[in-house]
Record summary
Predicted 3D model of a 110-nucleotide RNA (SAM riboswitch aptamer (S box leader)) from Ureibacillus manganicus. Of the family's consensus pairs, 97% are formed in the model. Lineage of the source: Bacteria > Bacillati > Bacilli > Caryophanales > Ureibacillus. Its Rfam family is "SAM riboswitch aptamer (S box leader)". About the family: The SAM riboswitch is found upstream of a number of genes which code for proteins involved in methionine or cysteine biosynthesis in Gram-positive bacteria.
RNA sequence: CUCUUAUCUAGAGAGGCGGAGGGACUAGGCCCUGCGAUGCCCAGCAACCGGCGUGAUUUUACGCAAAGGUGCUAAUUCCUACAGAUUCAUCGGGAUCUGAAAGAUAAGGG
Numbered sequence: 001c002u003c004u005u006a007u008c009u010a011g012a013g014a015g016g017c018g019g020a021g022g023g024a025c026u027a028g029g030c031c032c033u034g035c036g037a038u039g040c041c042c043a044g045c046a047a048c049c050g051g052c053g054u055g056a057u058u059u060u061a062c063g064c065a066a067a068g069g070u071g072c073u074a075a076u077u078c079c080u081a082c083a084g085a086u087u088c089a090u091c092g093g094g095a096u097c098u099g100a101a102a103g104a105u106a107a108g109g110g
Base pairs, nucleotide, nucleotide: 001110002109003108004107005106006105007104008103013042015041016040017039021032022031023030026081027080028079029078043073044072045071048069049068051064052063053062054061055060077102082099083098084097085096086095087094088093
C1' cells in the first nucleotide's frame, strides 16, 4: 500500500506542557479555539486481540478482570455530496428513511 471480516447515535479531565490554528481529503455548510483549541504527557473510557472461567462442542455463546497489544476521550464518522423509496412544495428545491461510496479502528491475509 492492498484484500477479507466486524464495529462506528453509548462512554471518557475545571490536570501538566505548549502557543496557533483545528474539526481525514475536495466542495458547501455548521462548529471548536488566547475563557488557550489541534498536538504531546498524565489521567480516564471502552473491551477488538490476547488472558481467565462456565456451557456447548470444533471454534461458538455467555461471563470476569483490565497488570499485556492496540484504540478512543466536542458535536452520529459534526452534517451534506452517489442511488432508491416516501412525502411536502411557492417547481429553484426541502424533509424523513434505507443502501452505497469514502473514512476510522480492530483482527487476520497478501
Record summary
The coordinates come from a structure-prediction model, not an experiment, and the mean pLDDT is 84.